[in-house]
Molecule: RNase P RNA; transfer RNA
Organism: Alphaproteobacteria bacterium
RNA sequence: CCAGACGGCUGGAUGGCCGCGGCUUCCUUCGCGGGAAGUCGAGGAAAGUCCGGGCUCCACGGAAACAAGGGUGCCGGGUAACGCCCGGCGGGGGCGACCCCAGGGAAAGUGCAACAGAAAGCAAACCGCCUCCGGGCAACCGGCGGCAAGGGUGAAAGGGUGCGGUAAGAGCGCACCGCGCUUCCGGCAACGGAAGCGGCACGGCAAACCCCACCCGGAGCAAGACCAAAUAGGGGCGGCACGUUCGUCUCCUUCCCCGGAAGGAUCGGACAGGCGGGUUCCCGCGCCGCCGCCCGGGUCGGUCGCGCGAGACGCCUGGCAACAGGCGUCCCAGAGGAAUGGUCAUCCAUCGCCCGGCGACGGGCGAGGACAGAACCCGGCUUACAGGUCGUCUGGCUUU
RNA sequence: GCGGGCGUAGCUCAGCUGGUAGAGUACGAGCUUCCCAAGCUCGGUGUCGCGGGUUCGAAUCCCGUCGCCCGCUCCA
Numbered sequence: 001c002c003a004g005a006c007g008g009c010u011g012g013a014u015g016g017c018c019g020c021g022g023c024u025u026c027c028u029u030c031g032c033g034g035g036a037a038g039u040c041g042a043g044g045a046a047a048g049u050c051c052g053g054g055c056u057c058c059a060c061g062g063a064a065a066c067a068a069g070g071g072u073g074c075c076g077g078g079u080a081a082c083g084c085c086c087g088g089c090g091g092g093g094g095c096g097a098c099c100c101c102a103g104g105g106a107a108a109g110u111g112c113a114a115c116a117g118a119a120a121g122c123a124a125a126c127c128g129c130c131u132c133c134g135g136g137c138a139a140c141c142g143g144c145g146g147c148a149a150g151g152g153u154g155a156a157a158g159g160g161u162g163c164g165g166u167a168a169g170a171g172c173g174c175a176c177c178g179c180g181c182u183u184c185c186g187g188c189a190a191c192g193g194a195a196g197c198g199g200c201a202c203g204g205c206a207a208a209c210c211c212c213a214c215c216c217g218g219a220g221c222a223a224g225a226c227c228a229a230a231u232a233g234g235g236g237c238g239g240c241a242c243g244u245u246c247g248u249c250u251c252c253u254u255c256c257c258c259g260g261a262a263g264g265a266u267c268g269g270a271c272a273g274g275c276g277g278g279u280u281c282c283c284g285c286g287c288c289g290c291c292g293c294c295c296g297g298g299u300c301g302g303u304c305g306c307g308c309g310a311g312a313c314g315c316c317u318g319g320c321a322a323c324a325g326g327c328g329u330c331c332c333a334g335a336g337g338a339a340u341g342g343u344c345a346u347c348c349a350u351c352g353c354c355c356g357g358c359g360a361c362g363g364g365c366g367a368g369g370a371c372a373g374a375a376c377c378c379g380g381c382u383u384a385c386a387g388g389u390c391g392u393c394u395g396g397c398u399u400u
Numbered sequence: 401g402c403g404g405g406c407g408u409a410g411c412u413c414a415g416c417u418g419g420u421a422g423a424g425u426a427c428g429a430g431c432u433u434c435c436c437a438a439g440c441u442c443g444g445u446g447u448c449g450c451g452g453g454u455u456c457g458a459a460u461c462c463c464g465u466c467g468c469c470c471g472c473u474c475c476a
Base pairs, nucleotide, nucleotide: 001396002395003394004393005392006391007390008389009388010387012347013346014345015344016343017342018341020041021040022039023038024037025036026035027034028033043371047382048381050380051379052378053377054376055220056219057218058217069216070215071214072213073212074088075087076086077085078084089103090101091100092099093098104211105210109209110208111205112204126151127150128147129146130145132143133142134141135140159177160176161175162174163173164172178200179198180197181196182195183194184193185192186191224304225303226302227301234295235294236293237292238291239290240289243271244270245269246268247267250265251264252263253262254261255260256259273288274287275286276285277283278282311330312329313328314327315326316325317324318323348369350367351366352365353364354363355362356361401472402471403470404469405468406467407466410425411424412423413422419456427443428442429441430440431439449465450464451463452462453461
């Protein structure tokens, strides 16, 4: 210098003018309101809502467990908790820095494997190889058998390579590798190493059902709590008005004379009637008191929940780390469909054009700074993001 | 804030117990007709929204992501 890996930081700066939202103080106003000053005012993702919690209500209630449904899945640690993070193990990729992995169980059971192929889950024999028998002068052909080395099909053909062995072959025998079992050693563990035994029996898929272990009660600030209007509707009391009939709670009056009758008021129901609606007939239609006062529930609205918190920053200690502990300093948006903006100037990156210069570069003009926007809060994950910048490391080239 | 569904040919939809993606309609060619329509025969048509993973193999299973559509106030 080129190419690359990993981990951070930043996300324009300063000033003027005009404006927006919250809070505090002061001035003004009877009040509503208005004004002034001070102070604070988006993010690393505020986003997606994919997980985990706080908080609140509901349900259950000694606690736990079971059932259903869902989730997680190597080991150890961190954490309030997690599907997150850290450290390790195993497997895979890369020359390397480093990266990726839903990474328990297939010798509990059920199931799946199209097409091709002789055969696809109790293995099998198409071409082929070989002994023997028969035919043929021969090339070769046919048959009874043996075999699975080679060919072919397939994603996959029941260990691999080599030597021996054999008629040809084959774990048939042996060595190494793989696999399984046992023992020992190291490690908290996952796992690793060594020795011995076994001739291979036990192929793949569980992001197919399933089995095993562990976790989860449900809902969400539209949770929830408090105050509380007009109108309508519900209830109570009082006054006025009021047809028929039935029933009877309660009350009053009269009679018989000691529990009954009659009448009246009240209450409830039914019918008639009235008013209205469907153009008429007619009707599975609607309403039937008026006035005043009071009570309770909900709605509109208002207040709280709601910003001191698993809080931020700095230093120290422990730990490989995630993280934990201690000390010090600080207070840092909050409202409601929602404020945090606009413009000008200068500067800083960056880009384009022109001029000068061999060039490094200098000058002028113009453009120009991403993704995005709090809504109860917090910890993660994921996704979007112009540009700038720092650190550690790897490979290559050149020079010394 | 909470939850559900969909994306496949130009259009409307099947297929989603994994095995070479189909129907109707539209489009093109031919036959029929003097010509057109209708009818008959034949044919082409696909990043299965996108990216990654599991698997021998993915439209289908899993994860992420994009777009569209829909439902849900409280009290009585």